[in-house]
Context: one part of a larger RNA
RNA sequence: UGACGGGGGCCCGCACAAGCGGUGGAGUAUGUGGUUCAAUUCGACGCAACCCGAAGAACCUUACCAGGGCUCGAACGGGGGGGUAAACCCGCCGAAAGGCGGGCUGCUUCGGCGAUCCUCCCGAGGUGCUGCAUGGCUGUCGUCAGCUCGUGUCGUGAGAUGUUGGGUUAAGUCCCGCAACGAGCGCAACCCUUGCUCCUAGUUACCAGCGCGUCAUGGCGGGGACUCUAGGGGGACUGCCUCGGAUAACGGGGAGGAAGGCGGGGAUGACGUCAAGUCAUCAUGGCCCUUACGUCCUGGGCUACACACGUACUACAAUGGCCGCGACAACGGGUUGCAAUACCGCGAGGUGGAGCUAAUCCCUUAAACGCGGCCCCAGUUCAGAUUGCAGUCUGCAAUUCGACUGCAUGAAGGCGGAAUCGCUAGUAAUCGCGGAUCAGCACGCCGCGGUGAAUACGUUCCCGGGCCUUGUACA
Numbered sequence: 001u002g003a004c005g006g007g008g009g010c011c012c013g014c015a016c017a018a019g020c021g022g023u024g025g026a027g028u029a030u031g032u033g034g035u036u037c038a039a040u041u042c043g044a045c046g047c048a049a050c051c052c053g054a055a056g057a058a059c060c061u062u063a064c065c066a067g068g069g070c071u072c073g074a075a076c077g078g079g080g081g082g083g084u085a086a087a088c089c090c091g092c093c094g095a096a097a098g099g100c101g102g103g104c105u106g107c108u109u110c111g112g113c114g115a116u117c118c119u120c121c122c123g124a125g126g127u128g129c130u131g132c133a134u135g136g137c138u139g140u141c142g143u144c145a146g147c148u149c150g151u152g153u154c155g156u157g158a159g160a161u162g163u164u165g166g167g168u169u170a171a172g173u174c175c176c177g178c179a180a181c182g183a184g185c186g187c188a189a190c191c192c193u194u195g196c197u198c199c200u201a202g203u204u205a206c207c208a209g210c211g212c213g214u215c216a217u218g219g220c221g222g223g224g225a226c227u228c229u230a231g232g233g234g235g236a237c238u239g240c241c242u243c244g245g246a247u248a249a250c251g252g253g254g255a256g257g258a259a260g261g262c263g264g265g266g267a268u269g270a271c272g273u274c275a276a277g278u279c280a281u282c283a284u285g286g287c288c289c290u291u292a293c294g295u296c297c298u299g300g301g302c303u304a305c306a307c308a309c310g311u312a313c314u315a316c317a318a319u320g321g322c323c324g325c326g327a328c329a330a331c332g333g334g335u336u337g338c339a340a341u342a343c344c345g346c347g348a349g350g351u352g353g354a355g356c357u358a359a360u361c362c363c364u365u366a367a368a369c370g371c372g373g374c375c376c377c378a379g380u381u382c383a384g385a386u387u388g389c390a391g392u393c394u395g396c397a398a399u400u401c402g403a404c405u406g407c408a409u410g411a412a413g414g415c416g417g418a419a420u421c422g423c424u425a426g427u428a429a430u431c432g433c434g435g436a437u438c439a440g441c442a443c444g445c446c447g448c449g450g451u452g453a454a455u456a457c458g459u460u461c462c463c464g465g466g467c468c469u470u471g472u473a474c475a
Base pairs, nucleotide, nucleotide: 001475002474003472004471005470007469008468009467010466011465012464013463015459016458019423020422021421022420023419026314027313028312029311030310031309032308033307034305035304042053043052064300065299066298067297068296069295070294076123077122078121079120080119081118088103089102090101091100092099093098106113107112125289126288128287129286130285134283135282136278137277138276139274141272146185147184148183149182150181151180152161153160154159165176166175167174191266192265193264194263196234197233198232199231200230201229202228206223207222210221211220212219237260240254241253242252243251244250316416320375321374322373323372324371325370326369332363333362334361337356338355342351343350344349382413387408388407389406390405391404392403393402429451430450431449432448433447434446435445
């Protein structure tokens, strides 16, 4: 000087408390451990591994296993030599890869030339090892308020001071004081979005007034008001009033205002820590393999199953289930695509194809909700696992191993031990919708809107963190 203390002081954070809903019990989905297996490819392991890499494992992917093949090789380049063979087409063997046989063939000044091909040589190839040799990228403490430097001063020196102190703040934020005076990286602001408004613009969006038309609909003429769209401005700054305070910084209250003291949300992650993670995104040193640890193919496996754990979904019902009718979104996506009206099917879906490169057309009926009806507390008209049969769709192909539909079947489950998680407001809870990946496959992920709470006395305690101080036999 740090680090540490079941030392002290001050202060924060859904850290506790106050509340609301869960997990832990059930069934299923999914990841992991374990076990099994020819193989169940590899990585990730407290927080910070475990719906994680994987934003799509039937083949492919695929890195694993079995079997069948190739050896300058699956891609590309350079050089030497050689032949007219190749590519392509046909036949045979084969599961395919591949192998064997046959046929055909460019330009030409007829010397030959060029691509391709064969062969030789040189560069290949490796998801093989080392993340404790590395770059890059990332997680984490932590969006915590810290981490440092120059000069000066003090100290023999390590170092200190500044950065401590009194207040204050979300903040090393600001004010005051001070042997310090300044500065840098962080904080904040500048960026995006949302909340109010004005101007400009008016199609594909809009429809107040006018006209036309309809069973009806901005459907049509038209309009530029409104909504909206998207470009530019305004607006919030403790600016105003009052009280407290050192007259300061700032704090409490109030006015006006769409919004008030950082308005809400996002992006943004200092010096560093964990030899944290990744050699399997990629790059790369070293080591290793080279008729194989490379490469091609078929099939299998990654989907196994006595178990154990994590994360979710669906429930256990009446604030509910079922049936009928009725209402209201937003974000997005669409030409290898989205697909309307119509018709067929109980349905998944099929036939067909208007329109749309999309504020125009389509995906697109949002659902919870409202109204009416049935159920009457029961393993039920709860719950839907499991199983049988019959189907639909995608795809070369759904047996191992896809999703969905109909009929039948109806399991556990009556609110969950010890323990444990999330959340402070348009949040939790609850309800549906869209998208990426994608032929097909979503209970996951990333977004979107609808309905919409309870509680916070407080900081003694648990956890994590910041500053000052103290002890230390630790570095």